[in-house]
Context: one part of a larger RNA
């Protein structure tokens, strides 16, 4: 100087407490361990591995296993030699394919060369040879790059000066304050840098500009309904750009104003006005460093290793196994519910090898046909929970839906191992879960649906969107983590 302490002081955090909902029990999905296996490819392993790499395991992917094949190689560059019936190649034989064999036909570019033909030379492609290719083979403890974590915690340092023999200290400590090493004051320090904050995006209010594909208040028209001189519905048309909306430029919030407290300070408490108030909400942004943290299987890369194989191609299998153990989820155990029926209100997005209306067929999954749309124009698109009416009457049930049988549909060369969906039948466990344990402080939790990426097909996962919409926080004694000061130490 650090680190540590079941030392002290101060402080913060869904850390506890106060609440709400879960997990741990059930079935299933998924990941992992283990076991099994010819193989069940590899990596990730407390927090910081375990719906993680993987934003999709039938083939491919694929790295694993078995079998069949190739050897300058599936791919790149160069070297030397060769070969016009050459390169290519219909067809045929063998084969599971890859591969191997036979083989009708049969070339190209440039130069010689102004044109045509032939010849010769060179090139491309081919054969042979050598250099080499290739390796998801090893080492993340040889590395780059990227990432996780402490932690969006408030810290980490430097120059000069001063102090100390020196390591080093001071500054950065103290008082007050802040979300903050944020600021004010003091002070042998005075300044500065990386962080904090601000600058950026988005959201909440508003003005201006703009008005199609968006909008429809006023005016006119068309269509439809009704109780027909009229009323209602419909942006369908004209007209319009008021409004909504879209998207560009501005305004707006700064403790600016008032009062109390405070040291006349920084600030803090309350209030006014305001769409918004003290960082308005959210995001992006991650200092010096720590864990020889993770990744050689994204790529790059040193070294080592393989080179008729540890490379390459192909068929099939495996990654999907199953006594068991754990993690993360989904669906439930019901009446704040389940079934039937009627009816209302979104947002983000996506679409031409695509989205597909309407119509017809089918109980349905789906099929047929087909308008429109390269999309503020057309389509996906039905939002669902909610609300109205009604049945069920507390039961292993009209709860729950696992499992299994049969019959079908879709994608795709191909659904047996091993896809998704539909109908009928079947109807398991489960009556709220031990010890323990997780998330969340507001448009949050909880709950309801929708979209997207991946994708031929497949979403209980992931990334987003909107609807409904709470409870609680006295407080900091305790648990955990972290920050500052101080103290002890035989530790570095």
């Nucleotide at each position: 100087u650090g680190a540590c302490g079941g030392g002290g002081g101060c402080c913060a955090g869904c850390a506890c407490a106060a609440g709400c909902g879960g997990u741990g029990g059930a079935a299933c999905a998924u990941g992992u361990g283990g076991u099994u296996u010819a193989a069940u490819u590899c990596g990730a392993u407390g927090c910081u591995a375990c719906u993680c790499g993987a934003a999709a395991u039938a083939c491919c992917u694929u790295a694993c296993c078995c079998a069949g094949g190739c050897u300058u190689g599936a791919c790149a560059u160069g070297u030397a030699g060769g070969a016009a019936g050459u390169a290519a190649g219909a067809a045929c034989c063998u084969g599971a394919a890859a591969g191997g064999g036979u083989g009708a036909u049969g070339a190209c570019u440039c130069g010689u060369a102004u044109c045509c033909a032939a010849u010769c030379g060179a090139g491309a492609a081919c054969c042979u040879u050598c250099a080499c290719a290739g390796g998801a083979g090893c080492u993340g403890c040889a590395u780059g790059g990227c990432u996780g974590u402490c932690g969006u915690c408030a810290g980490c340092u430097c120059g000069u000066g001063c102090c100390g023999u020196g390591a080093g200290g001071u500054g950065u400590u103290g008082g007050c304050u802040u979300a903050a090493g944020u600021g004010c004051c003091a002070c042998a320090a005075c300044g500065a840098g990386c962080g904090c904050a601000a600058c950026c995006a988005u959201u909440g209010c508003u003005a201006u500009u703009a008005g199609u594909u968006g909008c429809c208040a006023c005016c006119g028209g068309g269509g439809g309904g009704c109780u027909u001189u009229g009323c209602c519905c419909u942006g369908c048309c004209g007209a319009g750009c008021a409004c909504u909306c879209u998207a560009a430029u501005g305004g707006g919030a700064c403790u600016g104003c008032c009062a109390g407290c405070g040291a006349u300070g920084a600030g803090u408490u309350g209030g006014a006005g305001g769409a918004a108030g003290g960082u308005g909400g959210u995001g992006a942004u991650g200092a010096c460093g720590u864990c020889a943290a993770g990744u050689c299987a994204g790529u790059a890369u040193g070294g080592c290793c393989c080179u008729u194989a540890u490379g390459c191609c192909u068929g099939g299998g495996g990654c999907c196994a199953c006594a068991c153990a754990c993690g993360u989820g989904u669906u439930a155990c019901a009446a704040u519910g389940g079934g039937g029926u009627g009816u209302a209100c979104a947002a983000c997005g996506c679409g031409c090898a695509g989205c597909a209306a309407a119509c017809c067929c089918g109980c349905g999954a789906g099929g047929g046909u087909a308008a429109g749309c390269u999309a503020a124009u057309c389509g996906c698109u039905a939002a669902a929970a909610a609300c109205g009416c009604u049945c069920c009457c507390c039961a292993g049930u009209u709860c729950g839906g696992a499992u299994u049988g049969c019959a079908g549909g879709c994608u795709g060369c191909a659904a047996u191992u091993c896809g998704c969906c539909u109908g009928c039948a079947u109807g398991a466990a489960g009556c709220c879960g031990g010890a323990a344990u997780c998330g969340c402080u507001a448009g949050u939790a909880a709950u309801g649906g929708c979209g997207g990426g991946u994708c031929a097909g497949c979403a209980a996962a992931c990334c987003g969107c909107c609807g409904u919409g709470a409870a609680u926080a006295c407080g900091u004694u305790c648990c955990c983590u972290g920050g500052c000061c101080u103290u002890g130490u035989a530790c570095a």

Predicted 3D model of a 492-nucleotide part of an RNA (small-subunit ribosomal RNA, 3' major domain) from a Candidatus Omnitrophota bacterium. It matches the Rfam family "Bacterial small subunit ribosomal RNA". Its family is annotated with structural constituent of ribosome and ribosome in the Gene Ontology. The coordinates come from a structure-prediction model, not an experiment, and the mean pLDDT is 83.